The prediction has a mean pLDDT of 92. Predicted 3D model of a 75-nucleotide RNA (c-di-GMP-I riboswitch aptamer) from a Frankiales bacterium.
RNA sequence: GGUCGACAAACGCAAAACCGCUGCAAGGCGGUGACGCAAAGCCACGGGGAUCUCGUAUCUCGCCGGGCUACCGAA
Numbered sequence: 001g002g003u004c005g006a007c008a009a010a011c012g013c014a015a016a017a018c019c020g021c022u023g024c025a026a027g028g029c030g031g032u033g034a035c036g037c038a039a040a041g042c043c044a045c046g047g048g049g050a051u052c053u054c055g056u057a058u059c060u061c062g063c064c065g066g067g068c069u070a071c072c073g074a075a
Base pairs, nucleotide, nucleotide: 004073005072012037013036017032018031019030020029021028022027035062041068042067043066045065046064047063048060049059050058051057052055
């Protein structure tokens, strides 16, 4: 350094629900809140799923795969 992921350490993120805003909608943003997560950080590239104004459209990366980046250092 890479792989890997502990009854290690320090952190981080934030499901559902509720409130507000926004979008035709799926959904998104903010606050409260924690179901969980070793990439639950980012990318819509492939697949799947969802929505609609049905398009070379939109959404979902916390569905799967892939790509890029990253804290720590036991086995």
The sequence was found by an Rfam model in a public genome assembly.